[in-house]
Large-subunit ribosomal RNA, domain II from a Patescibacteria group bacterium, 697 nucleotides, folded computationally. The coordinates come from a structure-prediction model, not an experiment, and the mean pLDDT is 82. Rfam family: Bacterial large subunit ribosomal RNA. Gene Ontology terms of the family: structural constituent of ribosome and ribosome. The full RNA is in RNAcentral, with records from ENA.
Context: one part of a larger RNA
RNA sequence: ACCAACGAGUUAGUUAUCAGUGGCUUAGGUUAAGUUAUAUCAUAACGUAGCCGUAGUGAAAGCGAGGCUUAAACAGCCGCCAUAACAGUCGCUGAUACUAGACCCGAAACCGGGUGAGCUAUCCAUGGCCAGGAUGAAACUACAUUAAACUGUAGUGAAGGUCCGAACCACUAAGAAGUGCAAAUCUUAUGGAUGAGCUGUGGAUAGAGGAGAAAUUCCAAUCGAACUCGGAAAUAGCUGGUUCUCCCCGAAAUAUAUUUAGGUAUAGCCUGCGAUUUUAAUUAAGAUAGGUAGAGCACUGAAUGGGUUUGAGGAGCGUAAGCUUACUCUAUCUAAUCAAACUCCGAAUUAUCUUAUGAAUAUUCGCAGAGUCAGACUGUGGGAGCUAAGUUUCAUAGUCAAAAGGGAAACAGCCCAGACCAUCGUCUAAGGUCCCCAAGUUGUAACUAAGUGGAAAAGGAUGUUUUGUUACUGUGACAGCCAGGAGGUUGGCUUAGAAGCAGCCAUUCCUUUAAAGAGUGCGUAACAGCUCACUGGUCAAGUGAUGAUGCGCCGAAAAUUCAACGGGGCUAUAAGUUACACACCGAAGACAUGGGAUAUCGUGCCUCGCUGGUACGAUAUCGGUAGGGGAGCGUUCUAUAUGCGAUGAAGUUGUACCGUAAGGAGCGAUGGAGCGUAUAGAAGUGAGAAUGUUGGU
Repeated sequence: ACCAACGAGUUAGUUAUCAGUGGCUUAGGUUAAGUUAUAUCAUAACGUAGCCGUAGUGAAAGCGAGGCUUAAACAGCCGCCAUAACAGUCGCUGAUACUAGACCCGAAACCGGGUGAGCUAUCCAUGGCCAGGAUGAAACUACAUUAAACUGUAGUGAAGGUCCGAACCACUAAGAAGUGCAAAUCUUAUGGAUGAGCUGUGGAUAGAGGAGAAAUUCCAAUCGAACUCGGAAAUAGCUGGUUCUCCCCGAAAUAUAUUUAGGUAUAGCCUGCGAUUUUAAUUAAGAUAGGUAGAGCACUGAAUGGGUUUGAGGAGCGUAAGCUUACUCUAUCUAAUCAAACUCCGAAUUAUCUUAUGAAUAUUCGCAGAGUCAGACUGUGGGAGCUAAGUUUCAUAGUCAAAAGGGAAACAGCCCAGACCAUCGUCUAAGGUCCCCAAGUUGUAACUAAGUGGAAAAGGAUGUUUUGUUACUGUGACAGCCAGGAGGUUGGCUUAGAAGCAGCCAUUCCUUUAAAGAGUGCGUAACAGCUCACUGGUCAAGUGAUGAUGCGCCGAAAAUUCAACGGGGCUAUAAGUUACACACCGAAGACAUGGGAUAUCGUGCCUCGCUGGUACGAUAUCGGUAGGGGAGCGUUCUAUAUGCGAUGAAGUUGUACCGUAAGGAGCGAUGGAGCGUAUAGAAGUGAGAAUGUUGGU
């Protein structure tokens, strides 16, 4: 890993509530313990204690068709009478809750009683062990020395948590090993090796504890509190798992509260049953509410320009009166503005009510059963943020969640559209129609040259389309070419120089002219020289400036070739873009044909009868997670009835049959002794998942 078997909502309760069903019931229903009888292990009878109901109300004493509140009464609250209406109780079955292990498995832990010091820590008693070598303390002896000592030399001597180094003990470094030789080892180096040494045997200390040259270290491969058995199925708002089928309906991810935030309670939303009986959604009309969008400046604030001059201040002048002002503030007028916490105004949508409409799987109410309280994205209106985020937080709508199908290359949340089943039938939606790939190489009129289409901004540009405004122009423009472009004058000043052209000044003038600046740009040291404005000629018909607009261009850099149309490939008669038109393709949509189920209604039949059964028909419906409801299949056992089996039961195996499904037959083979069917009943009743358990391979 696979296969097989096992493996999870059970059982109990004088408990509670509800539903179904049955007994009794014209206010009643019922027994409990117990007793008796039969006879056998359950019934029957007795048993009226008790319980529920028949009356309420008050906190209660209590009172009572009334009660409470109050001194009392009114009012009020909860009841009764009256018209109408009005039943309970005891069983059984089911659902849910509660109490129990309570659907199953799962802690780390806590407490109690014991067992452990044959591992290891420390201690006690008693034994054992330490090759060889080195060093050579004290002390002593001799000699020298001294007055005597001190002292010196030589020798003897043998000390030491002394040195080197085996056994022995240790484990510092590196390597090996790391499904090992080994649940701590091996190799090579290394430290101690007469000591606080190593070691044998026996003994002591025990978990709220011991021991500890002290590391949370050791106490039997276990130690921030050993192991073992028990309390014990501890508890787990947490994770995982929870087994057959079909049919009907079908959510939520919100509000409030919470030592609450991944839990729970109540409400909201779902389901079933019962009641309600036109009350709902919708649409129309009418009425009412409002201060948003927009707009505006009348208020509150913000804020720009101009005018006037009211007032105040400053400054200047003046002895003063006072006068003046490119100052400041204020007031006022005028023009143009801004606002979530401004409003003289003010929609649409919306909400509520009324009247119509509306017969539905609608509304509303009651009871019972839930699940949900992490939501996601997209569009729109806002807040937060950077008018960042696949961000966050509200509102509103949709989709996903719980939705398959078609489109978007692929793609929960986008576009189209909601799958009961079948059909080699038809029509469409979104989206498409050159090939991949179903359908137009369809038509008309334009645009684009950029492969734009098939990624992007500010900004930039004689790209090109369409459309304005304006200037010049057959009295000849624009561009080109030919010619001229002069004189006073080198204007004045400045300056070494300044002559159109370093700089400064100037109402920059006058003259000759077709025209020509006291000079547009190069140039010179300064002149010179070239050129422009301006003019004539030539040529010949448009030329310039400036807006708007369609489509393009540049701006445009990323890491493995193309890699920013899904690919091939497509360019003026497009397979690109714009506008218009027709045709076609295209889905599980719609329609057609056949079939099934559910709900409601109608008709007939059956039935003692019913809200029952059945047949036919009509209408509507039939995606679905959590979840609610309904109907069934199968397994084991029991009772009754009825069958099969050695002429072969169960089981196993093969198989082309039947049923909407769970499933059910028949036949063959194998097997060798039990097994079905019908109707009821009872459950150890259905496995693919739980790092499930056991076994096998």